Context: one part of a larger RNA
RNA sequence: UUGGGUUUAAAGGGUGUGUAGGCGGAUUUUUAAGUCAGUGGUGAAAUCUCUCGGCUCAACCGAGAAACUGCCAUUGAUACUGGAAGUCUUGAGUUUAGAUGAAGUAGGCGGAAUAUGUCAUGUAGCGGUGAAAUGCAUAGAUAUGACAUAGAACACCGAUAGCGAAGGCAGCUUACUAAUCUAUAACUGACGCUGAUGCACGAAAGCGUGGGUAGCGAACAGGAUUAGAUACCCUGGUAGUCCACGCUGUAAACGAUGUUCACUCGUUGUUGGCAAACACAUCGUCAGCGACUAAGCGAAAGUGAUAAGUGAACCACCUGGGGAGUACGAUCGCAAGGUUGAGACUC
Numbered sequence: 001u002u003g004g005g006u007u008u009a010a011a012g013g014g015u016g017u018g019u020a021g022g023c024g025g026a027u028u029u030u031u032a033a034g035u036c037a038g039u040g041g042u043g044a045a046a047u048c049u050c051u052c053g054g055c056u057c058a059a060c061c062g063a064g065a066a067a068c069u070g071c072c073a074u075u076g077a078u079a080c081u082g083g084a085a086g087u088c089u090u091g092a093g094u095u096u097a098g099a100u101g102a103a104g105u106a107g108g109c110g111g112a113a114u115a116u117g118u119c120a121u122g123u124a125g126c127g128g129u130g131a132a133a134u135g136c137a138u139a140g141a142u143a144u145g146a147c148a149u150a151g152a153a154c155a156c157c158g159a160u161a162g163c164g165a166a167g168g169c170a171g172c173u174u175a176c177u178a179a180u181c182u183a184u185a186a187c188u189g190a191c192g193c194u195g196a197u198g199c200a201c202g203a204a205a206g207c208g209u210g211g212g213u214a215g216c217g218a219a220c221a222g223g224a225u226u227a228g229a230u231a232c233c234c235u236g237g238u239a240g241u242c243c244a245c246g247c248u249g250u251a252a253a254c255g256a257u258g259u260u261c262a263c264u265c266g267u268u269g270u271u272g273g274c275a276a277a278c279a280c281a282u283c284g285u286c287a288g289c290g291a292c293u294a295a296g297c298g299a300a301a302g303u304g305a306u307a308a309g310u311g312a313a314c315c316a317c318c319u320g321g322g323g324a325g326u327a328c329g330a331u332c333g334c335a336a337g338g339u340u341g342a343g344a345c346u347c
Stems, first nucleotide, its partner, number of pairs: 004318003007301002012315001014201004021194003025088007033081002035077008049065006091191001092188003096183005103177007110154001114150008125136002162169002206247006215241002220236004258314006266292009276282001296303002320347003329340004
């Protein structure tokens, strides 16, 4: 390389967008590049194969044939692919009318809780644990009430519910922005699918500058436990967690399952529409979210129209374990580090 694979054995890129490339609906005409056929030229000799022949045989040698599966030119064929021109509506998109949601960005507002402060009542404990102690408290704590201030998060509703490409998104409200679905079938007329490089987004932690800091809380300090206890438990507590702007670019970024399209028994629940019908609950249909299951598939677990079934297109990735996601080089980053990514050796 061929072949085989990628839920869990090695292997799906974190997600989207999109360049090149690859692939691409129905139909008509044309062309003849691919494709197919004929003819001509060339494809040195030797070698290989076959048939004869020469050395006593063979190796070896000689003669002839075939072959050299290729290339060039030319004459034709036109089903398929390609090129050119036209037509179409089923793919794709647009319009119109509805609907939906924790989708995003910015602003405003709200109550509960917590902490702190002031005032008042009030007196000896509070707190914490398996039990304690550190800690707080007669300079009046804890508890109770009133008022004030602050930051962060939004109980109930809340749900194998919803939305988003993924990460993710939840108090209420306003503005702006985006998306999806349904119905109609009016419009465009293949405008499509995938997508190396690129670009954008991308939890938490971390970094830079400036704010903020109630609660929680790496590090750290103390008290316990213990043989020890650099822990688990307790009392404190800095960074951080929050906001603005910039960086980082990784996660068990998981459905451990790439995207798109077509086809392939049934049962049941639920979300958002639509239609019929009838009189309120059915049945049908489209798009989602779940459970069970036939066939099939699978090493099995399982999966089973949301496929891991049957096929098609394109991309990514795998090839024994360790060494190692390491070294070196390159590149990105302020750094931490990220991306790319071996070999020796060893089993």
Predicted 3D model of a 347-nucleotide part of an RNA (small-subunit ribosomal RNA, central domain) from an uncultured prokaryote. The full RNA is in RNAcentral, with records from ENA. It matches the Rfam family "Bacterial small subunit ribosomal RNA".